[in-house]
């Protein structure tokens, strides 16, 4: 220098002109009492690292709200960070790959990578097939003492009572491993080392680790099976919710809604009675008012109503619609400090989308990158990823062309 | 925007973690029949994808992909 891989960190084409779109500010004109609306002009702004999936955690809002618990759900080595988290950082432990020490194995150490990594000695459950036995162990082939039988008389064969778990065999997994001793054969039966358990001590905040002593070894795996332990967790979600508030139809209040004659009834009072008087609710009428029908109108007539309705007006709830929520925030940039780091603190500067069926687009010129034509240059043609806000924020996951830096391996050249 | 559900042959479905995922319809081949239908026999063909847990995954867990439902 080139190639390949890793995906770790960053970036995610640049400049300019014109025409449009969304929302903001200033201002002119018109309508209007005003609010406000319409129409011009000018100024400046307008997608992302994932805006995505909606997988976690929060802000915010409403509901339930006397307080608490159970259940359910989630998380799970230790410490730290954070508003919080299943996130991030650091540490511990286990596994894989590789390198070194070593003749080799084991072991030790380094690098890299990975792990949902509490409890299997609380209880329950499951472990297919194969296998003697899959969890209170057991004995298929074997090995061995003893006894009996047989003859080819041996270190033989067969059977029986026992001993045994070293060897074979099954399985994903078989009741510590290696070696020596021991034994009839064997076995932690005994011993050494390793592993394991318990206790003590040292280091560390802790997970954990180191050392010593004791114990002959204790019940295999699965908790992303039920479960136990610890911690966390009320529910719903911006179509949350708050405010203003049509038409129409419901609900409520007021007006409309008055006057008078006759006879009888009931009740009270006075009276011996006739009767008088007061009250009550109805009946039959009259007028006035209102409604409706007819008539072209005034008006008239008939009917209905005046305990009601039409109509008028007010109040309240809610819908459409509008406004807010809603863009100054766990915000961005730079510097310094604390910390291994995540992160935090201080100082300075900046304002950076806000629609409400949804704007962020198109054309052109020049340049950058890639591909093709071409011997090269020039030129011509084509391409330039994944993708697109919807209340907001912190993470995770997924998609992503090209370029820069980093790491590992290989090839070649130079010194 | 928010909330939720489901993926097994062409189609409809079954499947307490255990052999090679079962069945109906469809398709193909055969038997029967003069031929067709029916009937009978046989065959092809599937767990949406990628990881993980486990001796073992259609099933359990996680992440994607695709489809569907509700919303005053």
């Nucleotide at each position: 220098a080139c190639c390949u891989g890793g995906a770790g960190a960053g970036u995610g084409g640049g400049c300019a002109a014109c025409c449009g779109c969304c929302g903001g500010g200033a201002u002119g004109c018109c309508u209007u009492c005003a609010c406000a609306g319409g129409u011009g002009u000018c100024c400046g702004g307008g997608a992302g690292g994932a805006a995505a999936g909606u997988c976690c955690g929060g802000u915010c809002u409403c509901c339930u709200u006397a307080g608490g618990g159970c259940a359910g759900c989630g998380u799970g080595c230790c410490g730290g960070c954070u508003a919080a988290c299943g996130g991030c950082c650091g540490g511990g432990g286990g596994g894989g790959c590789u390198c070194g020490c070593u003749c080799a194995a084991a072991g030790c150490g380094g690098g890299u990578u990975u792990c949902a990594c509490g409890g299997a000695a609380a209880g329950u459950g499951c472990c297919a097939c194969a296998g003697a036995a899959a969890a209170u162990a057991u004995a298929c082939c074997g090995c061995c003492u003893g006894c009996c039988g047989c003859c080819u008389c041996g270190c033989g064969c067969g059977g029986c009572c026992g001993g045994u778990a070293a060897g074979g065999g099954u399985g994903a997994a078989a009741u510590g491993g290696u070696g020596c001793g021991g034994u009839a054969a064997g076995a932690g039966c005994g011993c050494a080392c390793c592993g394991c358990g318990u206790g003590c001590g040292g280091a560390g905040c802790a997970a954990u680790u180191c050392g010593c002593a004791c114990g002959g070894c204790a019940g295999g795996g699965c908790a992303a099976a039920c479960c136990c332990c610890a911690c966390g967790u009320g529910g719903a979600g911006c179509a949350a919710g708050a405010c203003c508030a049509a038409a129409u139809a419901g609900g409520g209040g007021a007006g409309g809604a008055c006057a008078u004659g006759c006879a009888a009834g009931c009740a009270g009072u006075g009276g011996a009675a006739a009767c008088a008087u007061u009250g009550c609710g109805g009946g039959c009428g009259u007028g006035a008012c209102g409604g409706c029908g007819u008539g072209g109108c005034c008006c008239g007539c008939a009917c209905c109503g005046u305990u009601a309705a039409a109509c008028u007006u007010c109040c309240g709830g809610g819908u459409a619609g509008g406004u807010c929520g809603c863009a100054g925030g766990a915000g961005c940039c730079g510097g310094c400090c604390a910390g291994u780091a995540a992160u935090g603190g201080c100082c300075g500067g900046c304002c950076u989308a806000g629609a409400g069926g949804a704007a962020u687009g198109g054309u052109u010129g020049c340049c950058g990158c890639c591909c093709g034509c071409c011997u090269u240059a020039a030129g011509c043609g084509g391409g330039u990823a994944c993708a697109g806000a919807a209340a907001c924020c912190g993470g995770c996951u997924u998609a992503c062309a090209g370029c820069u830096c980093c790491c590992a391996g290989g090839u070649u050249c130079u010194u | 925007g928010c909330a939720c559900c489901c993926g097994u042959g062409g189609u409809c479905u079954a499947g307490c973690g255990g052999a090679g995922c079962g069945g109906g319809c469809c398709u193909c081949g055969g038997u029967c029949u003069u031929c067709u239908a029916a009937a009978c026999c046989g065959a092809u063909g599937a767990c949406g994808c990628u990881g993980g847990u486990u001796c073992g995954a259609g099933u359990c867990c996680a992440g994607c992909c695709g489809g569907g439902u509700g919303u005053u």